[in-house]
Source information: The part of an RNA shown here (large-subunit ribosomal RNA, domain IV) has 332 nucleotides and comes from an activated sludge metagenome. Its mean pLDDT, the model's own confidence on a scale to 100, is 88. RNAcentral holds the full RNA, with entries from SILVA.

Context: one part of a larger RNA
RNA sequence: UUCGUGGCUAAGGAACUAGGCAAAAUGGUCUCGUAACUUCGGGAGAAGAGACGCUGGCAGCAAUGUCAGCCGCAGUGAAGAGGCCCAGGCGACUGUUUAGCAAAAACACAGGGCUAUGCCAAAUCGUAAGAUGAUGUAUAUGGCCUGACACCUGCCCGGUGCCGGAAGGUUAAGGAAGGGGCUUAGUGCGCAAGUGCGAAGGUCUUAACUGAAGCCCCGGUAAACGGCGGCCGUAACUAUAACGGUCCUAAGGUAGCGAAAUUCCUUGUCGGGUAAGUUCCGACCUGCACGAAUGGUGUAACGAUCUGGGCACUGUCUCAGCCACGAGCUCG
Numbered sequence: 001u002u003c004g005u006g007g008c009u010a011a012g013g014a015a016c017u018a019g020g021c022a023a024a025a026u027g028g029u030c031u032c033g034u035a036a037c038u039u040c041g042g043g044a045g046a047a048g049a050g051a052c053g054c055u056g057g058c059a060g061c062a063a064u065g066u067c068a069g070c071c072g073c074a075g076u077g078a079a080g081a082g083g084c085c086c087a088g089g090c091g092a093c094u095g096u097u098u099a100g101c102a103a104a105a106a107c108a109c110a111g112g113g114c115u116a117u118g119c120c121a122a123a124u125c126g127u128a129a130g131a132u133g134a135u136g137u138a139u140a141u142g143g144c145c146u147g148a149c150a151c152c153u154g155c156c157c158g159g160u161g162c163c164g165g166a167a168g169g170u171u172a173a174g175g176a177a178g179g180g181g182c183u184u185a186g187u188g189c190g191c192a193a194g195u196g197c198g199a200a201g202g203u204c205u206u207a208a209c210u211g212a213a214g215c216c217c218c219g220g221u222a223a224a225c226g227g228c229g230g231c232c233g234u235a236a237c238u239a240u241a242a243c244g245g246u247c248c249u250a251a252g253g254u255a256g257c258g259a260a261a262u263u264c265c266u267u268g269u270c271g272g273g274u275a276a277g278u279u280c281c282g283a284c285c286u287g288c289a290c291g292a293a294u295g296g297u298g299u300a301a302c303g304a305u306c307u308g309g310g311c312a313c314u315g316u317c318u319c320a321g322c323c324a325c326g327a328g329c330u331c332g
Stems, first nucleotide, its partner, number of pairs: 001328009011318002015316001020313001028052005037042001039148001053070007071075001083311007090303002095107002111146007123132003149298004154228003159225002161221005168216003174210002178206006186197004229247005256290001257287001268284005
């Protein structure tokens, strides 16, 4: 001199930074005291405030209480021992997870719904035997979706799927009337070589007709997969349009929420917070492109969650300094 670990620091106190990351601060016991909100359990150790040593007297069996006094900067005299508050997003919660970059808003969850299954159950493994389901029996078991709780869960069955139906259409193998080809016993013609016809049987082929499920078809079903419009005009300022017209659709998005984990334009506009706020909170609604179990909207409690703000506190910083120990380098 460089780095690491630890300690201290004037004044200020987050000005640092993506972000209070890191550090500091809080910390025990007793007493007092404790808000919104709430599912009345909680929230809560909320927050906040005070006390704590030693000596003696008195009371008491004692723990302890009370009174008087004493010392120090400091009495849970060292060490160990919650920082707190406000608001919002997400997920109800405890739990689970990417062994070795992710612990979460992801998974699970109790609760809700749909659906399959009547028992040699459905489902699953296996070629099978057999086994699981289950030594269970619909308050059971499997599959799928949602995800405590509160209030709710709108419209569309045209498409796709599933369920039901069986009149008609279509339709396979199989069966099969009939037709055609080959073969020839026979027979016609011919002097002969040959040639024409050709029964039965065999064989190849064709095929009317018959022939199930499925599909077409007819219904149902959305907590099945999914979907849930456009243009124009109109009120006695203007603006807007309760209202009207028209086109299309299976039906045109209901309640609720909304610049949102969703908003492009966008740092939308207004309000709050700041001296100053692309973030945050409250509103507005012009929803590029929210929306109802791919659940909608709320919600106490909970969270090594995420976002914004505040108090306390600090070497994070203004801005750096000093000390101890360790390591490296250099010099001796």